RNA sequence: UUUUAAGGGUUUGAUCCUGGCUCAGAAUGAACGUUGGCGGCGUGGAUUAGGCAUGCAAGUCGGACGAGAAAUUUCCUUCGGGAAAUGGAAAGUGGCAAACGGGGUAGUAAGGCGUAGGUGACGUACCCUCAGGUUCGGGAUAGCCACGGGAAACCGUGAUUAAUACCGAAUGAUCUCUCUUUGUAUGGUGCAUUGAGAGCAAAGGUGUGAUUCCGCCAGAGGAGCGGCUUACGUGAUAUUAGGUAGUUGGUGAGGUAAUGGCUCACCAAGCCUUAGAUGUCUAGGGGGUGUGAGAGCAUGGCCCCCACCACUGGGACUGAGACACUGCCCAGACACCUACGGGUGGCUGCAGUCGAGAAUCUUCGGCAAUGGACGAAAGUCUGACCGAGCGAUGCCGCGUGCGGGAUGAAGGCCCUCGGGUUGUAAACCGCUGUCAGUUGUUAGGAAAUGCAUGGUGGUUAUCCAUCAUGUUUGACCGAUCUUCAGAGGAAGGACGGGCUAAGUACGUGCCAGCAGCCGCGGUAACACGUACCGUCCAAACGUUAUUCGGUAUCACUGGGCUUAAAGCGUUCGUAGGCGGCCUAGAAGGUGAGAUGUGAAAGCCCACGGCUCAACCGUGGAAUUGCGUUUCAAACCACUAGGCUUGAGGAAGACAGGGGUGAUGGGAACUUAUGGUGGAGCGGUGAAAUGCGUUGAUAUCAUAGGGAACACCGGUGGCGAAAGCGCAUCACUGGGUCUUUUCUGACGCUGAGGAACGAAAGCUAGGGUAGCGAACGGGAUUAGAUACCCCGGUAGUCCUAGCCGUAAACGAUGAGCACUAGGCUGAGGGAACUUCCACAUUCUCUCGGCCGCAGGGAAACCAUUAAGUGCUCCGCCUGGGGAGUAUGGUCGCAAGGCUGAAACUCAAAGGAAUUGACGGGGGCUCACACAAGCGGUGGAGCAUGUGGUUUAAUUCGAAGCAACGCGAAGAACCUUACCUAGGCUUGACAUGCAGGGGCUAGUCCGGUGAAAGUCGGAUGAUUACCUUCGGGUGUGACCUGCACAGGUGUUGCAUGGCUGUCGUCAGCUCGUGUCGUGAGAUGUCGGGUUAAGUCCCUUAACGAGCGAAACCCCUAUCACUAGUUACCAGCGGGUAAUGCCGGGCACUUUAGUGAGACUGCCGUAGUUAAUACGGAGGAAGGUGGGGAUGACGUCAAGUCAUCAUGGCCCUUACGCCUAGGGCUACACACGUGCUACAAUGGCUGGUACAGAGAGAUGCGAAGCCGCGAGGUGGUGCAGACCUCAUAAAGCCAGCCCCAGUUCGGAUUGCAGGCUGCAACUCGCCUGCAUGAAGUUGGAAUCGCUAGUAAUCGCAGGUCAGCUAUACUGCGGUGAAUAUGUUCCUGAGCCUUGUACACACCGCCCGUCAAGCCACGAAAGCGGGGGGCGUCCAAAGUCGCUGAGCUAACCCUUCGGGGAGGCAGGCGCCUAAGAUGAACUCCGUGAUUGGGACUAAGUCGUAACAAGGUAGCCGUAGGGGAACCUGCGGCUGGAUCACCUCCUU
Repeated sequence: UUUUAAGGGUUUGAUCCUGGCUCAGAAUGAACGUUGGCGGCGUGGAUUAGGCAUGCAAGUCGGACGAGAAAUUUCCUUCGGGAAAUGGAAAGUGGCAAACGGGGUAGUAAGGCGUAGGUGACGUACCCUCAGGUUCGGGAUAGCCACGGGAAACCGUGAUUAAUACCGAAUGAUCUCUCUUUGUAUGGUGCAUUGAGAGCAAAGGUGUGAUUCCGCCAGAGGAGCGGCUUACGUGAUAUUAGGUAGUUGGUGAGGUAAUGGCUCACCAAGCCUUAGAUGUCUAGGGGGUGUGAGAGCAUGGCCCCCACCACUGGGACUGAGACACUGCCCAGACACCUACGGGUGGCUGCAGUCGAGAAUCUUCGGCAAUGGACGAAAGUCUGACCGAGCGAUGCCGCGUGCGGGAUGAAGGCCCUCGGGUUGUAAACCGCUGUCAGUUGUUAGGAAAUGCAUGGUGGUUAUCCAUCAUGUUUGACCGAUCUUCAGAGGAAGGACGGGCUAAGUACGUGCCAGCAGCCGCGGUAACACGUACCGUCCAAACGUUAUUCGGUAUCACUGGGCUUAAAGCGUUCGUAGGCGGCCUAGAAGGUGAGAUGUGAAAGCCCACGGCUCAACCGUGGAAUUGCGUUUCAAACCACUAGGCUUGAGGAAGACAGGGGUGAUGGGAACUUAUGGUGGAGCGGUGAAAUGCGUUGAUAUCAUAGGGAACACCGGUGGCGAAAGCGCAUCACUGGGUCUUUUCUGACGCUGAGGAACGAAAGCUAGGGUAGCGAACGGGAUUAGAUACCCCGGUAGUCCUAGCCGUAAACGAUGAGCACUAGGCUGAGGGAACUUCCACAUUCUCUCGGCCGCAGGGAAACCAUUAAGUGCUCCGCCUGGGGAGUAUGGUCGCAAGGCUGAAACUCAAAGGAAUUGACGGGGGCUCACACAAGCGGUGGAGCAUGUGGUUUAAUUCGAAGCAACGCGAAGAACCUUACCUAGGCUUGACAUGCAGGGGCUAGUCCGGUGAAAGUCGGAUGAUUACCUUCGGGUGUGACCUGCACAGGUGUUGCAUGGCUGUCGUCAGCUCGUGUCGUGAGAUGUCGGGUUAAGUCCCUUAACGAGCGAAACCCCUAUCACUAGUUACCAGCGGGUAAUGCCGGGCACUUUAGUGAGACUGCCGUAGUUAAUACGGAGGAAGGUGGGGAUGACGUCAAGUCAUCAUGGCCCUUACGCCUAGGGCUACACACGUGCUACAAUGGCUGGUACAGAGAGAUGCGAAGCCGCGAGGUGGUGCAGACCUCAUAAAGCCAGCCCCAGUUCGGAUUGCAGGCUGCAACUCGCCUGCAUGAAGUUGGAAUCGCUAGUAAUCGCAGGUCAGCUAUACUGCGGUGAAUAUGUUCCUGAGCCUUGUACACACCGCCCGUCAAGCCACGAAAGCGGGGGGCGUCCAAAGUCGCUGAGCUAACCCUUCGGGGAGGCAGGCGCCUAAGAUGAACUCCGUGAUUGGGACUAAGUCGUAACAAGGUAGCCGUAGGGGAACCUGCGGCUGGAUCACCUCCUU
């Protein structure tokens, strides 16, 4: 300077946090699904380094060499042919190339790669530069020819021939080697130099002509390319800890281009390793690429660099270079040919093929360009390369039209039926011509080289350089321009519940299906399927897979560990890490500058070229790295010297349950013996087992024994922790204070390691009083392998050894420093005081509490940090599986330490909040209990329900809150049910169309149980117009269509209404305040109330719905008004009666008011609210009663009151009719009535209500009947008349305790009433009959005053009635409680919680079933790398070489020598065989636990005090959860006490 950072969903009723899972982004050599117009540029076998048919991929040079086919020409010819020339094929000798280019990634964790160096330890063909040389000879050999072998591949023999092939000699240096002189440099064996000696070379070609051109030889230098080597960097794993024998080094030799154990002989015993050797697994490395804000993380396809490989393994040859992809030899596997004797082959080159796979292309064109090999060159070769083809495989670009167009067409979809939407979209009108198609033309990719001509320069030149003109070369592509026609040829995919942009209808009904996560679907699905509509992308769109991101979720940048996962049980200490103050030095780290390098490509920037872009070109920046060098010296490290504050020592003093051993002691317990004593003891919730007349328990005495040490004793002391408690002695560790006396950084932490380490447990030997796992017995219980009780073994104790774990906890590692205070306990010291003691103040160390800042998710921590910093160590990374399996290691064992994965879930968790709940606590209330009175449960009957039965016994209601409930009236009707007979626009409503006798109604007949059906007769008459003939319309009828109808279904789709908690006192809001937040506060606390009623206090102040009040009835009074009520006074009248005149006083009626408010007094209380007592008053503390029911709960009840969505039926699930049923009856339950009798029954007499009802009604008097009732009909639509005598009561009499003069069921007979009709199935009356029942088990209900109990009266429904029910009314009229222990329910506060569908909650384990993955297992099968032994190909090297042998030497010419070759032997060694181990994988009868799976079995272990507090370690036991013993923890509730703190 530039660039640069987003979150969401999901645990809960809600909240904050922790924490995982998941999504949105980008990317890919991709694949799959649906769809698909064009072009440009890229890219395309990722799996089997599996197998390959076919063609091509490395040749070239005749200007190195000999020979020379076909063909052509000429000549000759016996016409068979021959000769010469030209020509140059195929092959051979020779040279160069073939080691490049091209492919692949198997191996390789270091012989690799990357970066920076070294080579004083090296090589280099072709190329460039420089300076020299190129002399004289020789002998062969392929080819060709002849002969032979073989199926073939190919091979053998003979003769002959050339060279730039091969060989000998000469000359020769600055080359090589040996010795030597001098100088110089380096860390170092180096470089330069003097002299001497020895050794080493060559090839020609072209041309008339070459020291000149092309070659050849020796040398020096350069460039480029290589070899070797050093440092650093470069995966996983310790469940791999030791590895190594040429191993490590030396001397000498060999070998190499060259260093070196590279190889060999000898000598020494080293070398590597926790900074991870060795082993195992995985992997080519880099430039880069993807992602990311970056740091990083992941990756290495195309392109470039390096390495390695070429069917598998081994080996060398040639060569400058190879141990060689398309060369050679050997072995092996595989494949092919074969005449069976033997041969041949290697696509991981380009195409192509098979196989496997989700998956990856043409057996194309050309050397035109670029590059390469050869050549003097022309040129030849080139699957390198350039191009084309195929694939939407990727990136980029373009198009599929543009403008107008409303009757907002049709169709689709939705609909509240009005309309909306698709939608200017289409049609229709006008316009344009991109792309594709068609016609034609063409720029450019091409410039060189060569050739021809001409010129210039180089001394000569055949040569070179250069210029000009002309000429030659395009496989493939073809921009651009142009002709033609016409909107014509060109749009899909996914998604639409939230995250996440975009919704409606229908279908389906936990089915079919969806799903990335949460989750949708069980009859109204925005989530499945379809349609329409919409959203997002677009020639693509989605899905899958993978990487990075988000994820600070491995945290270097940049996390954590009290309770969420996470501090080792504690200490000592090794390595390592870190470390006080001062001075000087040097410069390793560090900082700054310079310089070299960091290839190119890529990324980034600028500019430019293709019309743009992708793509490409040029330049720059960057490449954060490494090397060299100069400077600085603060800091870290180093060297030297010093210091005292850290640390340690010394002296003096002090406290202590610190440790080990020994000795002593008393209390208690138990046993034994003896005494006293005489029936029980013991134990529990209650019991029993047990002990006891053989004398227990109790008590006294004596003796023995073992274990533990009361009080003191204390959030007091000591110790590293575990832990330590009677006293004394001995030995011994640590600490504190004071002095500032000594040393002089000696320190801190601490991976591995070592020591200590409760209880239980183990081994051996003792000991054993008490206690007490196991075990036995008794209880409890459904069971009780437990809790309780009686016994009791191991153990608990000691000695010696092992084990090594605990909730080993402050759930808080160690050390140092800093950061407000207050109070307090323990141990020292100092000051003050003349001294001592006390007190006070200061100070050091240890133990606690509260609290500020700060921290924390919060709870909380807070100088004893969980605050602020530094150092070191340990540990964590979702839950389960699992602290399991396996391996290792320790242990006598039990077991400890280390310690996974598959699979599975979307959570698991922490803290706090609101509720709910508790066999938690506190306070309070209620007929909740208690105190009382009366019932139910037993009997008979009534009634409802269940069950059973039935053709049907219609339906609903189900704990309280269903069951005398819906039903305030089931003989028919009702009626919804059953059987049978009928109707089909219908019993009922509305509309339309058509029709015709016009009609409604009435009457009659057949049939029938009726309904209905068939037939006949009669026939009123509506509105308007009217020409009075009639017409039209309406109504009615018939036919048809829409529709009616449904007590069919869903109360879990609903409205409305209702029940219940509960007439309980609660439920909320606004503002403020507190808290991150859910929330809290208010509404809590102290009083008080029936009450969240009121008062006081108070971070709250106010308010609302409830409570109360307002309303109605009732109790007192006043006023007003008096008829049908009333009658005191006045008058009249009767046998008598308010009967009459009259009156409105009284009673009463019904309207308006008054009255009661803790108003007054006293006491208590906070000067309060209020309570208690009193006065007055008709009434006294809401006077009594009613109506009135907060927010809400129970998916409470009702689709059968009504209404209503959806679904279902439509000659029936609708409608009509008759009969039956709802009334059944072995049984069970609820609610009632009547009783069981004398407080009674019966008979006679007699008194007093209230509230109601009445016209299809109440029905009087009178008369008849024993009675029910009949007759009768005055009066009354009512303070008038009627129902209508109230009953209990009172008076009198009888009954005399019995199944009765109680009780009335049941049954018979005779009647009455209602009604169309009393059989199923009504009520009443009379007479007769006279059952059970003698006060009711367990259990349970109502009621607190005009109440309970008891007595009757009325009403509704209703023809009648099953009413003993229900709703009201009055008469008579009690007892008990002034308490809250308990049961039930409720309210408030508080506490615990793993509950929130809220305890009818949650939840654990065995067993049984299905399914999945894993472990063990007798074994079985396979892979890998080593080791030992045997055999040993090819081949290098060494030895040999009697056989063979052109070049050189000697020769007597016979031959010999040198040298070479064949052959043989030896070392090494691939493959092979074999043996014993190691390691990995697969499989395995059976077996083990684990995970998962709506409704299986057994129990109920945990969560509340979870009903025995829970949990940890250990041991034993048990179907199972678990139980018990020992020690430990609080992560236990409750009550009491102690201590501490605050005020």